[in-house]
Context: one part of a larger RNA
RNA sequence: GCUAUUGGAGAAUGUCUUGGCAUUGACAGGCGAAGAAGGACGCGCCAACCUGCGAAAAGCCUCGGGGAGUCGGAAAGAGACUUAGAUCCGGGGGUAUCCGAAUGGAGGAAUCCGAUAGAAAAAACUUCUAUCAUGCAUAUCUGAAUACAUAGGGUAUGUAGGCGAACCCACCGAAGUGAGACAUCUCAGUAAGUGGAGGAAAAGAAAUCAAAUAGAGAUUCCCAAAGUAGCGGCGAGCGAAAUGGGAAAAGCCCAAACCAUAAUAUUAAUAUUAUGGGGUUAUAGGGCUGGCGCUAUAGUACUUUAAGUUCUAGCAGAAGCAACUGGGAAGUUGCGCCAAAGAAGGUGAAAGCCCUGUAAGCGAAAGGAUAAGAAGACUUAGCCAGUACCUGAGUAGGACCGGACACGUGAAACCCGGCCUGAAUUAAGAGGGACCACCCUCUAAGGCUAAAUACUAGUCAAUGACCGAUAGAGGACAAGUACCGUGAGGGAAAGAUGAAAAGAACCCCUGUUAGGGGAGUGAAAUAGAACCUGAAACCAAUAGCUU
Numbered sequence: 001g002c003u004a005u006u007g008g009a010g011a012a013u014g015u016c017u018u019g020g021c022a023u024u025g026a027c028a029g030g031c032g033a034a035g036a037a038g039g040a041c042g043c044g045c046c047a048a049c050c051u052g053c054g055a056a057a058a059g060c061c062u063c064g065g066g067g068a069g070u071c072g073g074a075a076a077g078a079g080a081c082u083u084a085g086a087u088c089c090g091g092g093g094g095u096a097u098c099c100g101a102a103u104g105g106a107g108g109a110a111u112c113c114g115a116u117a118g119a120a121a122a123a124a125c126u127u128c129u130a131u132c133a134u135g136c137a138u139a140u141c142u143g144a145a146u147a148c149a150u151a152g153g154g155u156a157u158g159u160a161g162g163c164g165a166a167c168c169c170a171c172c173g174a175a176g177u178g179a180g181a182c183a184u185c186u187c188a189g190u191a192a193g194u195g196g197a198g199g200a201a202a203a204g205a206a207a208u209c210a211a212a213u214a215g216a217g218a219u220u221c222c223c224a225a226a227g228u229a230g231c232g233g234c235g236a237g238c239g240a241a242a243u244g245g246g247a248a249a250a251g252c253c254c255a256a257a258c259c260a261u262a263a264u265a266u267u268a269a270u271a272u273u274a275u276g277g278g279g280u281u282a283u284a285g286g287g288c289u290g291g292c293g294c295u296a297u298a299g300u301a302c303u304u305u306a307a308g309u310u311c312u313a314g315c316a317g318a319a320g321c322a323a324c325u326g327g328g329a330a331g332u333u334g335c336g337c338c339a340a341a342g343a344a345g346g347u348g349a350a351a352g353c354c355c356u357g358u359a360a361g362c363g364a365a366a367g368g369a370u371a372a373g374a375a376g377a378c379u380u381a382g383c384c385a386g387u388a389c390c391u392g393a394g395u396a397g398g399a400c401c402g403g404a405c406a407c408g409u410g411a412a413a414c415c416c417g418g419c420c421u422g423a424a425u426u427a428a429g430a431g432g433g434a435c436c437a438c439c440c441u442c443u444a445a446g447g448c449u450a451a452a453u454a455c456u457a458g459u460c461a462a463u464g465a466c467c468g469a470u471a472g473a474g475g476a477c478a479a480g481u482a483c484c485g486u487g488a489g490g491g492a493a494a495g496a497u498g499a500a501a502a503g504a505a506c507c508c509c510u511g512u513u514a515g516g517g518g519a520g521u522g523a524a525a526u527a528g529a530a531c532c533u534g535a536a537a538c539c540a541a542u543a544g545c546u547u
Stems, first nucleotide, its partner, number of pairs: 001545008014532001015496002019467002021464007028456002030163002038099003041054003045077001049073002060093006069081003104113003114132007134160009167198001168196004178185001182233001208216002220247005230238002251448003254392001258277008282426001284391003287387006298379003302376004308370005314362002320335005336353002338342001344356003397421002400418004407433001428443005483490002503531001506518004
């Protein structure tokens, strides 16, 4: 040096899964000054951590469930509770320190210092209890300079403030990038930032589309139209709509004319304001005047109530024995049974009939959700003639400059804004992609509106040609922990004895609570806690070969 064997060390591999990942269905879609989210500090017989709870402190009361054990993870000791029904599970209630929007004032969060009233034999001290922030709205009492007034001040009531994963609306708004450089352009109205709302939000009942003498009939979402028409340093790229097919369907209310009442201004006429009636649209409608007719029909998205259904504990639930092997039977053999249940998990190996369950059923004192129906409330039809009173003005439109429309100024309509201007009023007005005519369609300058659509922090159920401990979440374990950083922030490693602790009494070696040898347990101890399996690198011992 090589080979073999036996070991050490090492941790791969295999098997496993308490944990993850993804998806589906249903639910829920908020919490908060009645003090949230999130924390600090406490509470146990002994108590460091987690969990639970709050000085009434691993808990109190009550109503239900449940039925034999219980005093959380957590096994030991000690001491208790419990069939007079505990522990446990669910509904409701009580308590709920301090910080935190934090709100009596202050403050370097979890601390400090007050005022007023009350309580403790209570005058003082001390302790305890309650109240005391600000903005806004409404009502009301006061009240300067300054006469009336106003500013200001006070009181009462209501409300807001902060947090939360995404979804939604509005405001604001980049750059890396692409264009093989780069400036228009793109990325992109994206990310970041800000405000606001809801369980959805937004949009929404035509001054809409369209068409060429045909029509449709609010909005939203999906499929197609279509990568089409177009836009574009006509580069890179951007990119519709009509229309058709589906999902879902729901339509309404004001302003005005006119009338009535009241108040204010005023001598009055009249005007304004408030309330009620009236009225709400395009083959125009409404008001008013005159005539005719007439209380019928239909409905509701508002309020109350509510059968039923359902959620928050649960109940019940079929059918197998023996022999053999074995440490152990669920295996094998023999003979049976159930099945609206042969999903699954567990049990000393592989169980339809052992356990938990599963199928089909049943169940609520209390609280929640939904809701047929009912009641109330509210809404809801005219005809003819005349009249020309009303029908949303600093509006529509125009110039200039921008924005947004798929559309980059283009022939650039339509829509929105800044600025300067500025109509008509039914014999009216707007649109149909410059503009004009004809024709067609519609009625702006007020408002509300369910469903179909988006999302998932959270709850319940289920699923997977998803992972199986260097994977799957960063986290299967005291994990956002240890640790690092002034800080924002960064951020691990770490699973497996055995069926059961039966976790090795006793003896021996030794300085030894280290380590080991016997003995004992166990199926197995080369399963001995540095514990399943236990590869390789690396190290040794023994045997052989070779120099």